Transfer RNA from Berkelbacteria bacterium GW2011_GWA2_35_9, 72 nucleotides, folded computationally. NCBI's taxonomy places the organism under Bacteria, Bacteria candidate phyla, Candidatus Berkelbacteria. Its Rfam family is "tRNA". It is annotated as a transfer RNA. It was read from a public genome assembly. The coordinates come from a structure-prediction model, not an experiment, and the mean pLDDT is 81.
[in-house]
RNA sequence: GGCCUGUUCAUCUAGCGGUCAGGAUACCAGGUUUUCAUCCUGGAAACAGGGGUUCGACUCCCCUACAGGCUA
Numbered sequence: 001g002g003c004c005u006g007u008u009c010a011u012c013u014a015g016c017g018g019u020c021a022g023g024a025u026a027c028c029a030g031g032u033u034u035u036c037a038u039c040c041u042g043g044a045a046a047c048a049g050g051g052g053u054u055c056g057a058c059u060c061c062c063c064u065a066c067a068g069g070c071u072a
Base pairs, nucleotide, nucleotide: 001071002070003069004068005067006066007065010025011024012023013022018055027043028042029041030040031039048064049063050062051061052060
């Protein structure tokens, strides 16, 4: 250089075009407890950036960035 794959809350991870973008851990608040921990309830928090297709895009296409793999 060429080809392929990936990028989603702080972390890990679901999501086969119409979801309030879900779950676990962590965090915050409350309850329980003499206190801490555990346990219970609730809450905040995310689609790498740009463009295109579509009535509608996390999802399909292109470019860019980053990461990984194969190859010369």